[in-house]
A computed fold for a 1467-nucleotide RNA from an uncultured prokaryote, annotated as small-subunit ribosomal RNA.
RNAcentral holds the sequence, with entries from ENA.
The prediction has a mean pLDDT of 81.
It matches the Rfam family "Bacterial small subunit ribosomal RNA". Gene Ontology terms of the family: structural constituent of ribosome and ribosome.
RNA sequence: UUAACACAUGCAAGUCGAACGAGAACGGUCCUUCGGGAUGUCAGCUAAGUGGCGGACGGGUGAGUAAUGUAUAGUUAAUCUGCCCUUUGGAGGGGGAUAACAGUUGGAAACGACUGCUAAUACCCCAUAUUCCUUUAUACUUAAUGUAUAUUGGGAUACUUAAUGUAUAUUGGGAAACGAAUUUUGCCAAAGGAUGAGACUAUAUGGUAUCAGGUAGUUGGUGGGGUAAGAGCCUACCAAGCCUAUGACGCCUAGCUGGUCUGAGAGGAUGAUCAGCCACACUGGAACUGAGACACGGUCCAGACUCCUACGGGAGGCAGCAGUGGGGAAUAUUGCACAAUGGACGAAAGUCUGAUGCAGCAACGCCGUGUGAGUGAUGAAGGCCUUCGGGUCGUAAAGCUCUGUCGGGAGUCAAGAUGGCUCCUAUGGUUAAUACCCAUAGGGGUUGACGGUAGCUCCAAAUGAAGCACCGGCUAACUCCGUGCCAGCAGCCGCGGUAAUACGGAGGGUGCAAACGUUGUUCGGAAUUAUUGGGCGUAAAGAGGGUGUAGGCGGCCGAGUAUGUCUGAUGUGAAAGCCCAGGGCUCAACCCUGGAAGUGCAUUGGAAACUGCUUAGCUUGAAUCUCGGAGAGGGUAGUGGAAUUCCUGGUGUAGAGGUGAAAUUCGUAGAUAUCAGGAGGAACACCGGUGGCGAAGGCGACUACCUGGACGAUGAUUGACGCUGAGACCCGAAAGCGUGGGGAGCAAACAGGAUUAGAUCCCUGGUAGUCCACAGCUGUAAACGAUGGAUACUAGUUGCUGCGGGAGAUGACACCUGCGGUGACGAAGCUAACGCAUUAAGUAUCCCGCCUGGGGAGUACGGCCGCAAGGCUGAAACUCAAAGGAAUUGACGGGGGCCCGCACAAGCGGUGGAGCAUGUGGUUUAAUUCGACGCAACGCGAAGAACCUUACCCAGGCUUGACAUUGAUAGAAUCCUGCAGAGAUGUGGGAGUGCCCUUCGGGGCCUUGAAAACAGGUGCUGCAUGGCUGUCGUCAGCUCGUGUCGUGAGAUGUUGGGUUAAGUCCCGCAACGAGCGCAACCCCUACCAUUAGUUGCCAGCGAUUAAAGUCGGGCACUCUAGUGGGACUGCCGGUGUUAAACCGGAGGAAGGUGGGGAUGACGUCAAGUCCUCAUGGCCCUUAUGUCUGGGGCUACACACGUGCUACAAUGGCUGCUACAAACCGCUGCGAACUCGUGAGGGUAAGCGAAUCGGAAAAAAGCAGUCUCAGUUCGGAUUGGAGUCUGCAACUCGACUCCAUGAAGUCGGAAUCGCUAGUAAUCGUGGAUCAGCAUGCCACGGUGAAUACGUUCCCGGGCCUUGUACACACCGCCCGUCACACCAUGGGAGUUGGUUGCUCCAGAAGUCCGUGGGCCAACCCGUAAGGGAGGCAGCGGCCCAAGGAGUGGUUGUAACUGGGGUGAAGUC
Repeated sequence: UUAACACAUGCAAGUCGAACGAGAACGGUCCUUCGGGAUGUCAGCUAAGUGGCGGACGGGUGAGUAAUGUAUAGUUAAUCUGCCCUUUGGAGGGGGAUAACAGUUGGAAACGACUGCUAAUACCCCAUAUUCCUUUAUACUUAAUGUAUAUUGGGAUACUUAAUGUAUAUUGGGAAACGAAUUUUGCCAAAGGAUGAGACUAUAUGGUAUCAGGUAGUUGGUGGGGUAAGAGCCUACCAAGCCUAUGACGCCUAGCUGGUCUGAGAGGAUGAUCAGCCACACUGGAACUGAGACACGGUCCAGACUCCUACGGGAGGCAGCAGUGGGGAAUAUUGCACAAUGGACGAAAGUCUGAUGCAGCAACGCCGUGUGAGUGAUGAAGGCCUUCGGGUCGUAAAGCUCUGUCGGGAGUCAAGAUGGCUCCUAUGGUUAAUACCCAUAGGGGUUGACGGUAGCUCCAAAUGAAGCACCGGCUAACUCCGUGCCAGCAGCCGCGGUAAUACGGAGGGUGCAAACGUUGUUCGGAAUUAUUGGGCGUAAAGAGGGUGUAGGCGGCCGAGUAUGUCUGAUGUGAAAGCCCAGGGCUCAACCCUGGAAGUGCAUUGGAAACUGCUUAGCUUGAAUCUCGGAGAGGGUAGUGGAAUUCCUGGUGUAGAGGUGAAAUUCGUAGAUAUCAGGAGGAACACCGGUGGCGAAGGCGACUACCUGGACGAUGAUUGACGCUGAGACCCGAAAGCGUGGGGAGCAAACAGGAUUAGAUCCCUGGUAGUCCACAGCUGUAAACGAUGGAUACUAGUUGCUGCGGGAGAUGACACCUGCGGUGACGAAGCUAACGCAUUAAGUAUCCCGCCUGGGGAGUACGGCCGCAAGGCUGAAACUCAAAGGAAUUGACGGGGGCCCGCACAAGCGGUGGAGCAUGUGGUUUAAUUCGACGCAACGCGAAGAACCUUACCCAGGCUUGACAUUGAUAGAAUCCUGCAGAGAUGUGGGAGUGCCCUUCGGGGCCUUGAAAACAGGUGCUGCAUGGCUGUCGUCAGCUCGUGUCGUGAGAUGUUGGGUUAAGUCCCGCAACGAGCGCAACCCCUACCAUUAGUUGCCAGCGAUUAAAGUCGGGCACUCUAGUGGGACUGCCGGUGUUAAACCGGAGGAAGGUGGGGAUGACGUCAAGUCCUCAUGGCCCUUAUGUCUGGGGCUACACACGUGCUACAAUGGCUGCUACAAACCGCUGCGAACUCGUGAGGGUAAGCGAAUCGGAAAAAAGCAGUCUCAGUUCGGAUUGGAGUCUGCAACUCGACUCCAUGAAGUCGGAAUCGCUAGUAAUCGUGGAUCAGCAUGCCACGGUGAAUACGUUCCCGGGCCUUGUACACACCGCCCGUCACACCAUGGGAGUUGGUUGCUCCAGAAGUCCGUGGGCCAACCCGUAAGGGAGGCAGCGGCCCAAGGAGUGGUUGUAACUGGGGUGAAGUC
């Protein structure tokens, strides 16, 4: 910095009496009756007036102004200049008025009118006069209107003021008048200077082209006018010019500069204070006066506003200083003084001066200073934190010893005054003069707003004097508490959802400090507009292509010139400021002096390499001529065959067509198929090729004609003629449009049929269109190499294509080589990387085009083009913190390759249907405790809920507690027992006194127990955690070190070729090694040997029995359980790369990890568990703890999972007869005997178990029976009677017997397990456990089927590829619709401002004309009067305000269009 918004009040410009008349008031003097009166220049002084000078300076403001401005440099031969300075000359003679004043008079006032008097340095006339103006002539000079001389005509004044002295006249004196002389001031003319001003020129000085054409006094000329002065400055006539892409005209914005801020600089931004210039003075217009104005505190007019009024009429202009209101986030005192500096007037004293000097207000800025210094550890108290030990605030405080700035009190006291005034003295000048006056020097006196201020001295006292911001990263500085996506923070990223260093508070810390933060603005960082100093293949960016105008740039060799360039000199670049040096305020800020700089402009001298210009040449750039071949280059006309369709006819018969499958459709009125003939239109198979041609778009049958370009070769010609190219012009696929043709096929739209949740895609038809003509229109594409054109240079290798050359006698092929074109790879170099690489994206030069975050938007508005569709040009508001490129690692893909797994397939058996068991959901309930939820919750935690368990519910109790530690007291403990009560518990009685240690005091063990610390919690958080576990997955993977590669993320290794169950091994390789995983080492099992033989075994020997290892005896065998062996692709053959390995074989009990187990990499799932345990935080504390009784966890319309039993004859039932393994047993297993139909009871031997017991194995086998049925299947359910366990089987146990005898006749969609001693089937044991298993964990018996194979489903591994995903496809993400908000376009209209044009109008005023009314000075005239000259009035030109019409621009608007942003909406 806003309101150039409006202003109350006071002040800001006056002065001169030495220009003049006059004298109201004051003062003086005189008189006075004290009321007053008189006096009138003696000395002051003076309102008002005449006159002079100044009010054009100083002070304010920045509205207007993009050039009538400013800056710099010039021109004025086109000019003026008061006051000031220098020089020269002059100043003679006259005249008439007028204000003041007086009188009369109008008006409310402001202000007038008339009559009369008077003065001047006011006004007028005459004379005189130059180097002035003017006419003419001559000479000289200049680019020019110049200069000099002579000449014609014309033009001026005030002797005014003051002082001094003297003389004369008058006079007593004084005074007055007159007045020679001197000094001084002023006046006139002229010349010059200084200062100031006017005018002109060049260059520079904002934005916008969505402003491209502007201009009639416009451009020039002639005549006239006008100005101080040039000029269309004005006017009449004549001509038709003038400005403009180097931006005219218009619109928007803006005072310019020295400078200021910033920056390394170049620049960018800015124009406060100070200084220069300009403009303005309520708004608009106008002139007057004057040296100077079109005048801030002057005049006139118009307008708006305010004020006064007697309503008739008047007054005013703070963007001067203060101040007021208002506006605003915001900006001061109605101060003092002219003492200093400066200004006006004056002779001077002096007066005036809101200029100025000072003071006041505001930390607003800059600078300096203080708020203390030293010592001081019980590290005080207190605060905060804490791992509870301590740490920190912190030597900080207190205490002790010092100092005294600022502030307070008391005193002293400047500089700014070298000036001014006045007095005295001296000297000099002037003069007749030693008067006066003037000048200089010395001395005395006087003059200060600030201000009793700065400074100085003394006194007392550490007192009276520290805050603000920040502490997640950027960015220096960390903890606690509160809060709980709340409240809030935030410059960007982002914090906050119960452990917040980010919110709020506290403690501590960090930074700065009388300040500190915030906000705004500018520059910087930003090379992020890139001149210095950027880019355009893919990030934004090469115009679709060409021809060419202006412009820019331009080959070789000379000469001249001097535009640019370089160098020197001169002038200027105001002062202040910046910089340097020195100096003054105690320092500094600040101030003073000097210097430097001011990179600029102008003038002038020089240089001549480069550039430009002029000129003479050259041939290499460019072009032309000659010869030659290549080509879908373009245009026109004609011709051709194949195919499709249609038509006609023939043959022929039931389908054809179409699809993933169908249908619409065609066909018995004869289709499709096939043969022959015909019609018509369009397109040109093969050749055909990263082959060719063209500027690009594009061009493809054949022939003819017309025609463009490129290329090769040879010589010749011109002589830089070149390159690029803003505008401009031309060409320009497809689609589309217009008019007229044509129409076979194809085919948007459309119709039908399918598919689908509904569609696209598919099918049958089918219209525009596709084709042709028009000097038709359109003018866009991923018009792409996403790569503008030209020239030169910079390794190569290898294709294709056109034309040449070489050697070879010639030719073909092949070889070498030149030029043009077109491909692949690749070095250097470049690139963010990918990649490009003589066809550059390399190295350079020239020219053009284009870019500057994403969205909004290639949109809106405007303009141009178009018939339209639309094209070209092309924003903003608003919104986001990203959008984007290339590459990397993962993940993913209904991408690819390779491989594996009971993954599929091949099989066997199940589940899903029934009944029951069990778990879950749901429901119910006082409670049905809690957890687990895809695989990886659901016979899971729970290896066993009647009480207990138990965590849940109801009821009754306890409160240091059921349990732990400390603990005053009392007592051992303990046992028996009565009463009340459901019990917990409460209250009594009785018995009983101990063990250990001892320093003999006592202590410990155990019980009781006041008080307090504390206990306790299966309460919450598994998303705060540890530990443990599940899962991918026993899948083959996961990593590291060094090296190498890469700007980097990363890569390599770990990929590749083989192979494996395996990242197992081999080979290769910029990798070489290593680790965790794999494998092996461990256990069980299969074979053998050996050792050892009791409780095991019994071959041989002996004994015994009904029988029997029962006994002697033995350890051979079985077995037991220790130690060893054995299997390693070791051997052979083949395949393979001579490898790894694989295939086959031999031997062997076992063969290619023999079978099984244990063993689970880096990690994933915020997977599970706070209810195993541990644990942070939070919560409860006579309760969420704890004790007790009872109930519940066992409920039951229902749904799901896991199982058992079945549905039967491979079976059921009855009887008989065999063969296991493993395991368990003293609160136990319990034989035998005995009782009971049975569960079981009784009694009781043996056994702590290779000894005794559980214990019977069952299926099987051998007989018999049943005969296909809801059964002699099936066993649920129910009734009755019992047994066992247990304090107690009601809720709620298991089992037995008798009776009852349900569903169920093999199970829909779907789904599970299993690859061998496996599935299936059969029984046995164990844990838990008083009792309770269809579950779980183990054990053995019997004992199959099938695997072609890897297309598919699921899961996994490796490589590769795409990606807009990274919470990683359960990802990401698009558009409509609905709702809310925001900005914006259109919009019937409407409102105000501003502005253009055309008219009307015409105040004041200049000018012109007129001037019949009026007039003192001069002239004529005795006068009257006339003349000259003028005034009023009137007319005219111009013209402000105002009015009308019509445009531009801006605001606003019902409605409407799209856009943006929003929570988890909809499709």